Predicted 3D model of a 1500-nucleotide RNA (small-subunit ribosomal RNA) from an uncultured prokaryote. Rfam family: Bacterial small subunit ribosomal RNA. Model confidence (mean pLDDT): 86 of 100. The RNAcentral record of the sequence draws on ENA.

RNA sequence: GAGUUUGAUCCUGGCUCAGAUUGAACGCUGGCGGCAUGCCUAACACAUGCAAGUCGAACGGAAACGAUGCUAGCUUGCUAGCAGGCGUCGAGUGGCGGACGGGUGAGUAAUGCAUAGGAAUCUGCCUUUUAGUGGGGGAUAACGUGGAGAAAUUCACGCUAAUACCGCAUAAUCUCUACGGAGCAAAGUGGGGGAUCUUCGGACCUCACGCUGAAAGAUGAGCCUAUGUCAGAUUAGCUAGUUGGUGGGGUAAAGGCCUACCAAGGCGACGAUCUGUAGCUGGUUUGAGAGAAUGAUCAGCCACACUGGAACUGAGACACGGUCCAGACUCCUACGGGAGGCAGCAGUGGGGAAUAUUGGACAAUGGGGGCAACCCUGAUCCAGCAAUGCCGCGUGUGUGAAGAAGGCCUGCGGGUUGUAAAGCACUUUCAGUUGGGAGGAAAGGUAUUGUGUUAAUAGCACAGUACCGUGACGUUACCAACAGAAGAAGCACCGGCUAACUCUGUGCCAGCAGCCGCGGUAAUACAGAGGGUGCAAGCGUUAAUCGGAAUUACUGGGCGUAAAGCGCGCGUAGGCGGUUUUUUAAGUCGGAUGUGAAAGCCCUGGGCUCAACCUGGGAACUGCAUUCGAAACUGGAUUACUAGAGUAUGGUAGAGGGUGGUGGAAUUCCUAGUGUAGCGGUGAAAUGCGUAGAUAUUAGGAGGAACAUCAGUGGCGAAGGCGACCACCUGGACCAAUACUGACGCUGAGGUGCGAAAGCGUGGGGAGCAAACAGGAUUAGAUACCCUGGUAGUCCACGCCGUAAACGAUGUCAACUAGAUGUUGGAAGGGUCUACCUUUUAGUGUCGCAGCUAACGCGUUAAGUUGACCGCCUGGGGAGUACGGCCGCAAGGUUAAAACUCAAAGGAAUUGACGGGGGCCCGCACAAGCGGUGGAGCAUGUGGUUUAAUUCGAUGCAACGCGAAGAACCUUACCAUCCCUUGACAUCCAGAGAAUCUGUUAGAGAUAGUAGAGUGCCUUCGGGAACUCUGAGACAGGUGCUGCAUGGCUGUCGUCAGCUCGUGUCGUGAGAUGUUGGGUUAAGUCCCGUAACGAGCGCAACCCUUGUCCUUAGUUGCUAGCAGUUCGGCUGAGCACUCUAAGGAGACUGCCGGUGAUAAACCGGAGGAAGGUGGGGACGACGUCAAGUCAUCAUGGCCCUUAUGGGAUGGGCUACACACGUGCUACAAUGGUUGAUACAGAGGGUUGCGAAGCCGCGAGGUGGAGCUAAUCUCAGAAAGUCAAUCGUAGUCCGGAUUGGAGUCUGCAACUCGACUCCAUGAAGUCGGAAUCGCUAGUAAUCGCAGAUCAGAAUGCUGCGGUGAAUACGUUCCCGGGCCUUGUACACACCGCCCGUCACACCAUGGGAGUGGGUUGCUCCAGAAGUGGCUAGUCUAACCUUAGGGAGGACGGUCACCACGGAGUGGUUCAUGACUGGGGUGAAGUCGUAACAAGGUAACC
Repeated sequence: GAGUUUGAUCCUGGCUCAGAUUGAACGCUGGCGGCAUGCCUAACACAUGCAAGUCGAACGGAAACGAUGCUAGCUUGCUAGCAGGCGUCGAGUGGCGGACGGGUGAGUAAUGCAUAGGAAUCUGCCUUUUAGUGGGGGAUAACGUGGAGAAAUUCACGCUAAUACCGCAUAAUCUCUACGGAGCAAAGUGGGGGAUCUUCGGACCUCACGCUGAAAGAUGAGCCUAUGUCAGAUUAGCUAGUUGGUGGGGUAAAGGCCUACCAAGGCGACGAUCUGUAGCUGGUUUGAGAGAAUGAUCAGCCACACUGGAACUGAGACACGGUCCAGACUCCUACGGGAGGCAGCAGUGGGGAAUAUUGGACAAUGGGGGCAACCCUGAUCCAGCAAUGCCGCGUGUGUGAAGAAGGCCUGCGGGUUGUAAAGCACUUUCAGUUGGGAGGAAAGGUAUUGUGUUAAUAGCACAGUACCGUGACGUUACCAACAGAAGAAGCACCGGCUAACUCUGUGCCAGCAGCCGCGGUAAUACAGAGGGUGCAAGCGUUAAUCGGAAUUACUGGGCGUAAAGCGCGCGUAGGCGGUUUUUUAAGUCGGAUGUGAAAGCCCUGGGCUCAACCUGGGAACUGCAUUCGAAACUGGAUUACUAGAGUAUGGUAGAGGGUGGUGGAAUUCCUAGUGUAGCGGUGAAAUGCGUAGAUAUUAGGAGGAACAUCAGUGGCGAAGGCGACCACCUGGACCAAUACUGACGCUGAGGUGCGAAAGCGUGGGGAGCAAACAGGAUUAGAUACCCUGGUAGUCCACGCCGUAAACGAUGUCAACUAGAUGUUGGAAGGGUCUACCUUUUAGUGUCGCAGCUAACGCGUUAAGUUGACCGCCUGGGGAGUACGGCCGCAAGGUUAAAACUCAAAGGAAUUGACGGGGGCCCGCACAAGCGGUGGAGCAUGUGGUUUAAUUCGAUGCAACGCGAAGAACCUUACCAUCCCUUGACAUCCAGAGAAUCUGUUAGAGAUAGUAGAGUGCCUUCGGGAACUCUGAGACAGGUGCUGCAUGGCUGUCGUCAGCUCGUGUCGUGAGAUGUUGGGUUAAGUCCCGUAACGAGCGCAACCCUUGUCCUUAGUUGCUAGCAGUUCGGCUGAGCACUCUAAGGAGACUGCCGGUGAUAAACCGGAGGAAGGUGGGGACGACGUCAAGUCAUCAUGGCCCUUAUGGGAUGGGCUACACACGUGCUACAAUGGUUGAUACAGAGGGUUGCGAAGCCGCGAGGUGGAGCUAAUCUCAGAAAGUCAAUCGUAGUCCGGAUUGGAGUCUGCAACUCGACUCCAUGAAGUCGGAAUCGCUAGUAAUCGCAGAUCAGAAUGCUGCGGUGAAUACGUUCCCGGGCCUUGUACACACCGCCCGUCACACCAUGGGAGUGGGUUGCUCCAGAAGUGGCUAGUCUAACCUUAGGGAGGACGGUCACCACGGAGUGGUUCAUGACUGGGGUGAAGUCGUAACAAGGUAACC
């Protein structure tokens, strides 16, 4: 920086990712080289080899080898012997070294390490200086002889040497001291040699190497101090040699290091003790840094060496490849005993995800020994193995479009792979073969020259010259030649973060996944492929660390509501602290010095062809210490001060606290009176009380608790809290003015006190109220809400408890920073002096500037700007829980985790939606009315059932007389059966035939066969165009699936008044504003106001129709007047009227009055045919419902292809215990029936309407005039009117059903048509709960026509006739609009969500206990060893008076002590029948607690 909480937003906050890194491992892959690195696990066990020896110039010597000489045997160069005479040398004595080098990190939180210091020490070899190195002695290995034993090993006797051992002498700048003095050492060996001497060995001299004493240095080591050095307080007290002193001992050395005595100290909240973990550091990784993590390789220190203990030797060890003891383990054994220690280098087993060769060489560097040559060296240098890491190189280069083939995709045109390949032309690094070939080598030896030493030309040392000559690596690096593109590319990813996209398969399956999340038939997310992206001899994954994470915040965070201020005081330690003088120099600042190892990091040179790597120099190492300065600030000391704080004096207000007393009103109870039938209670009731007299009312009495009015965001108190009145005791605050003290202050971990209500203990008290409990209701239930009762408790005294949403969700103190306006207590001034005004001070409220805040909000009473101190927070859940501790009588409180689980949890604000929230408004929404439905019969549709099939779709409103404006066949999609397979239909190819028509046979038909008629059109004569048949394949076809892949169309909210945009403004933002407000309207209609100004889609208007008039035009229309008449506008005539159909006019709140804001508008009126959108229609905003339709049509994908396609016949869609919707007809007298009689409108008609006339009771038949229609026709309108009859009855109502007879349509009325006539005459007497329509030419009622249609409407769509009632009004039901409010909802209340129970899994607490680890205390025990003592045994050097002594060794004993054992505690881990809660799980059960007033406000 990004992703992830939301519908969206801002914030808080966690989780996750991108980076770097690694001693890594795993998967796939793998050409070369250089430089590094390589058991992180079992400090598990180890076979085998090697890793520490060397010195003959210390010694006695001579086992082996070699040379030489001699001797013997002889197979004439071999064997044996002799000669330590020579080179040398096993074993041994002795010296030096095995304390270095190498390994490992178990232990260790300090006996360690790091940094800086210190004094009371030692130091082999090395360097310097100084003084010496004289003279003696006694042994003992080896060796020899003998013995024990399997072995390891060992014993006895005898011989011998030394640079082994021991005295003596000498003795100081050494040690001790009584200051007189006393004491202490040594070793020789080798080279050379002129004199001299000689026992011929040498003495002697000299040189070298040694040896001894002493002084210093260097190096190394030991000790002490300060500071720093992990986590846990659910470890708070620890300590008896403990702390100190004195004496003594001990050590190289200070010291309780040890011991005796004395004192009672020492450490600890600045974290002792205990527990867990851990080697420390330079450094390494990361990071901007500060930090965090880490401590492989390299380097410094420490610790360890099978486990535990111990000492010896030594300069140095309590000793990795030494010793002794104990233990475990392994091995050998003749069972008696012995041996061993890879955490050295290789290597083996084991463990593990995992880590190499039983290699070469001492050539170099270094170490040990040696005079040296040399020897030893698994230190080291090299090689081997491993892509483990870093660095470098290569796997070719150029050209090459027919853009090849193949693959993949495709919109079928092409695109892409892709200049990629092939082809052509080049090159040869690396690898390969061959040949050449540095450097790492300096030393050393021999010879020789010079210088020094010396008596010396020896010798030795140093410097030089010449020659000889030393390489593991190594077939080295490097160079050259040869051949040929020849031998050399993979891995991960491609939904977002994050660079990179398509196809196929799969179908919530298989699978993926770091987080968000993909997958349920069109998956860029799974799997494969093509393509692409990234890195590249590697690439990914996993693990781990830092970063991002300002997510522990020193740098650099927070705490009103997100996690977070202790309930409130007092106060200890601590932290911080007013003005001033002088001083100091701890902090602070500056200079200098020392140190801060090297390596590493950084800068800059150099060397490998470059780089990695190596190397020179510098810087840095931010630190510590010492020292010299400075003196502002902080601190210390000191001198003053008064502004902080306090004291004194005088006043003021107050429910501040405690104790005692007093009072009235009310409730209840008791007594008495009056009085009578109810009272009480609720939404409604009941339980309850009452005729034994209640309630009500009057009087009196008893008792307890609380104190109306005053009363007020008024007062007081630290908080909790405090309310009648009086008295006493008592705390604090405020005001005014002066005086005094002189920083006495602020905060406050622990500590301590106070602390509502409830609760607990003891004793009182008890009126009212009231958990529990009982009863009555409510309810599906009701362990509740409501009611009637009612006990603890509430009250008092004393004592506990110690918690609350103890809240201002806001710690205390101080300073500073605009105001306005209330109110309480004081003071001062003014005033016209009871009002009021001004100023000031201490509280307490509201609003508000700056500023702050995520926003809300806060705002001198801060959440602003600062300072001081304290407390607290670090994702949600688990959990304020478990365990442990402390407190409590108990209840419980306080302190306070983890496992596990989720990717969120949360705050504020926004837009919606919703509310059994509020306000305003509208609608046949209710109300007021009229008529219906629901009951009956029938029609029709649906569900269900049935069926071979009852084709399919539509399903709350918004499916159900719907698609269907019309299923007997057809339709038809369904079923049964019979058939066809390029197909009923389209295009292409080939062949044949004109097409076509008429018969006939079989069959249910499709179909098949057969007979005949017919030979057309154009022509360049080849043929062609229609049409039919046959054949092959491309393909056709599908009412098959998906309306949740779609287009189009439609329904619905809703003809509701809304839905948006541009610019501007406000807001961090989502968004807001506009569109809200005041009026008004049918309307977001209009007006006014207004940070908005405008605009768009909707509303309205424009369109059609209807209502009035005018103009124009009169046939098929009309007929006023005139004439004729068959009396019919029939004819002449006319166009005035009606009407027809074109065009106009008219209505706009235009006019008047009132109301209103002088507006919009409303109310009333005039005129007018019509008045406030005149009536009706068409017209349906943004959007909602994954609404409906793949079966109108179109269409993606999938599916079928002798069938899910096509044809045919018959059947079905018409079934029928039932349920529902929509209708028709009725139940009758406002009626039925009969007779007579009147008045429409709008339509249809040539496959048609069909007149008159005639026939039939009728349906209808016959007939065929007229009409392509203002002409003819369907066509008689009906209700109505006038008469008659019926008389309340299942009827002269009603017409279902059924029988019979017919008519019509049609190939055909059986399943299954309509109509007619005769007969039959069912239910039904106005319809339960519930429910529908309608506000005027409307409802109701009456008929007419049309579409579809051969026929078949009670349906649908239109038309006219007659023609009402009611609307007070908006409380309620339903729906809708606007504003507002709450919200834990956003799939939006059909939402969300809680708890028990049941089931599965997971982790965890308790648990009779059980088993381990570790540890305290009390004891037992006591190996080896050291020290003390020692009566026993033994004893070379010295002394001796010769007896012995000194000294030593062994033995014994005491002390300390490891292992081991016993008892009793602590702690920790594992396990445990059973049990507690917790978490997570797919649609389980019961309720509905919370979110809205969540239906009883919620919560502590």